[in-house]
RNA sequence: UCUGAGCCUUAAGCGCCGGAGCCCAGGCAACUGGGCUGACGAGGAGAGGGAUCUCGAAGCAUUCGGCGGGUGACCUCCGGCUUCUCGGCGGCCGACAACCACGGGACAAAGGGUCGACAGCAAUGUCGCCACAAAACCGUGAGGCCGAGCUC
Repeated sequence: UCUGAGCCUUAAGCGCCGGAGCCCAGGCAACUGGGCUGACGAGGAGAGGGAUCUCGAAGCAUUCGGCGGGUGACCUCCGGCUUCUCGGCGGCCGACAACCACGGGACAAAGGGUCGACAGCAAUGUCGCCACAAAACCGUGAGGCCGAGCUC
C1' cells in the first nucleotide's frame, strides 16, 4: 500500500475480538482445528454539537493492542443561584442547579484472602463468605458590579 475477515451488537467504566497471550487435540516441524483470557468496582444524563472521559482499588500482569459505544469535561442555547424585586454584565452550577478553603467523613468490587463450593481434560468460569477506597456527601467560612424599582 492492496485485499480479505468481522457486520453494528443497544451496550452505557459498558459491549466486542481479526492482533496478542494461554489451554486442549493433531502434526517431526511450519502450522491446522477447537476453546479461554482480554479493566476491579464507585459515581455520573436540561437540549444540541464536535473531539473522547471522572474517581479511586489492585498491580507492574495482556488492567497489552484494537474496534464500537459512552451519562464526565469543553462550546452554544435554555434554566437555577449569585441583593428585597426586576434588567444587564461577570462568576458558579444543572431541576438536590456554588465552584473554592478548612474540618468531618460513609460506602465497593476484583488476578486482595495460605477462605469455601460447583462446572470444565485444561486454559478458565460461576457462586458464597470476608477485608480494604477515592470522588461523592455533610458542616462552617468567604462570597460580585452597574442601572431601575420598593421599603425604612